[in-house]
Context: one part of a larger RNA
RNA sequence: GGACGAACGCUGGCGGCGUGCGUAAUACAUGCAAGUCGAGCGGGGUUAUUUAGAAGCUUGCUUUUAAAUAACCUAGCGGCGGACGGGUGAGUAACACGUAGGCAACCUGCCCACAAGACAGGGAUAACUACCGGAAACGGUAGCUAAUACCCGAUACAUCCUUUUCCUGCAUGGGCGAGGGAGGAAAGACGGAGCAAUCUGUCACUUGUGGAUGGGCCUGCGGCGCAUUAGCUAGUUGGUGGGGUAAAGGCCUACCAAGGCGACGAUGCGUAGCCGACCUGAGAGGGUGAUCGGCCACACUGGGACUGAGACACGGCCCAGACUCCUACGGGAGGCAGCAGUAGGGAAUCUUCCGCAAUGGGCGAAAGCCUGACGGAGCAACGCCGCGUGAGUGAUGAAGGUUUUCGGAUCGUAAAGCUCUGUUGCCAGGGAAGAACGUCUUGUAGAGUAACUGCUACAAGAGUGACGGUACCUGAGAAGAAAGCCCCGGCUAACUACGUGCCAGCAGCCGCGGUAAUACGUAGGGGGCAAGCGUUGUCC
Numbered sequence: 001g002g003a004c005g006a007a008c009g010c011u012g013g014c015g016g017c018g019u020g021c022g023u024a025a026u027a028c029a030u031g032c033a034a035g036u037c038g039a040g041c042g043g044g045g046u047u048a049u050u051u052a053g054a055a056g057c058u059u060g061c062u063u064u065u066a067a068a069u070a071a072c073c074u075a076g077c078g079g080c081g082g083a084c085g086g087g088u089g090a091g092u093a094a095c096a097c098g099u100a101g102g103c104a105a106c107c108u109g110c111c112c113a114c115a116a117g118a119c120a121g122g123g124a125u126a127a128c129u130a131c132c133g134g135a136a137a138c139g140g141u142a143g144c145u146a147a148u149a150c151c152c153g154a155u156a157c158a159u160c161c162u163u164u165u166c167c168u169g170c171a172u173g174g175g176c177g178a179g180g181g182a183g184g185a186a187a188g189a190c191g192g193a194g195c196a197a198u199c200u201g202u203c204a205c206u207u208g209u210g211g212a213u214g215g216g217c218c219u220g221c222g223g224c225g226c227a228u229u230a231g232c233u234a235g236u237u238g239g240u241g242g243g244g245u246a247a248a249g250g251c252c253u254a255c256c257a258a259g260g261c262g263a264c265g266a267u268g269c270g271u272a273g274c275c276g277a278c279c280u281g282a283g284a285g286g287g288u289g290a291u292c293g294g295c296c297a298c299a300c301u302g303g304g305a306c307u308g309a310g311a312c313a314c315g316g317c318c319c320a321g322a323c324u325c326c327u328a329c330g331g332g333a334g335g336c337a338g339c340a341g342u343a344g345g346g347a348a349u350c351u352u353c354c355g356c357a358a359u360g361g362g363c364g365a366a367a368g369c370c371u372g373a374c375g376g377a378g379c380a381a382c383g384c385c386g387c388g389u390g391a392g393u394g395a396u397g398a399a400g401g402u403u404u405u406c407g408g409a410u411c412g413u414a415a416a417g418c419u420c421u422g423u424u425g426c427c428a429g430g431g432a433a434g435a436a437c438g439u440c441u442u443g444u445a446g447a448g449u450a451a452c453u454g455c456u457a458c459a460a461g462a463g464u465g466a467c468g469g470u471a472c473c474u475g476a477g478a479a480g481a482a483a484g485c486c487c488c489g490g491c492u493a494a495c496u497a498c499g500u501g502c503c504a505g506c507a508g509c510c511g512c513g514g515u516a517a518u519a520c521g522u523a524g525g526g527g528g529c530a531a532g533c534g535u536u537g538u539c540c
Stems, first nucleotide, its partner, number of pairs: 001540004006536005013387006019380002021345001026343003030340003035080003040077002043074014087298003097222007106215002111211007119153001121151002128143006159182006166175003188203006224270003231261003236258008273295004277288004300321005323334004351377001353376003359373001360371004390420004400411004424481001427475004434467001439462008484529005489510003495524005505512002
């Protein structure tokens, strides 16, 4: 000198864009943060209409019961999603990360392409009803019922076993084909045509192959401190048989052998998430790992599996522990390192805000619903950038302050005065872009169908904004509302007076202060930076 997620002191006008618990991975009140589908299913409820019955009776109105139809809502079964998104950095010195490769040792829901299919049956169970237990959380018994829930059979290829032809690779090996034995479907939903059988459109479903995407595993190399850590290791190193996994493998197990690592630093201890990047530097290098992006790990602490394409699962389950809460004392409930917010710790870090309008995600045929992701607003000079606090003219060098050798010098064109301007702020009026869709209405064309609906494409119209009456534009008014902080001995730009008298004090280093202090305090003047200026801390 530069830099900062900074803090502290004094001061503080506006805007844009960013940033904001670095400490206690401490404990959490409250609200929200993951739902959705009735076009999968049986029920239930509300409303409306119609029909039938009953009652009241102002004889065509009210109430009520039952049935049918329609619309809407929904606890439960079922499907998909809760493995994404969001947070944190505790642990981890490790194939965790980065980079370059390998898998002939692997998986991949939704999506895309191609091929084939969707036949024929069955038994339950929640909801519900009845009874019972419990303070509650929640259960128990009996009975009824449905499905795109579950199960059996047929058909077929993948897969496995076995026989065999051909082609080929870096080893184990891989690929194509043929013959014989075990192994699925939703017949669904919503439309359209038709008297019906049936046909047809969209979505969903099953099997196989390929793709895409996402992952799993293995390997070379690279990135830390201590040798005042020198030896470490028994599933340890290798083999065989078996098990396990989507998959290779001591991954696990039985047996056998005695190996494996290490001064090119094993092992131990300490510290630490890694990287793209960021800061500094001419570079080499040094330091850091906030925000943003990629990967990893974790979710009160420790352990475990279930479901599933995917988890050993932040807002799922079970067990143990600590803590907190409820209790009728028998027993239960909970997990903010999600967004706000509270207490505590600390030098120190924000609103219990608005909206799904945009982008993205989940579900759904769609309308739509959900979304503290996200888009915005709020607070904070915390940072960067921009603008302003006026411009021109004005010498009787006014008054006043300071100083003086009493002549003067200086503040100083500075002020006043005169002439202007209107940035920003204040007030008033107008007022956005961000909106593209999806959807609905109308029309045209295309593929398909026996035909229609529906599907696809295009055109026209309708309609959708949290921010926000915001940005921006225009007008009015008036210099009116807007400057401080540090320093002035040398380094280092900037000097005098008074007070004090080794006192009070200053100080980054050298050092000032003991009666003429440019170094302390105050004043005048000056220098520097400026909505900031200094100090402290850390890095180069």
Predicted 3D model of a 540-nucleotide part of an RNA (small-subunit ribosomal RNA, 5' domain) from Paenibacillus polymyxa. The prediction has a mean pLDDT of 82. Rfam family: Bacterial small subunit ribosomal RNA. Rfam links the family to the GO terms structural constituent of ribosome and ribosome. NCBI's taxonomy places the organism under Bacteria, Bacillota, Bacilli, Caryophanales, Paenibacillus.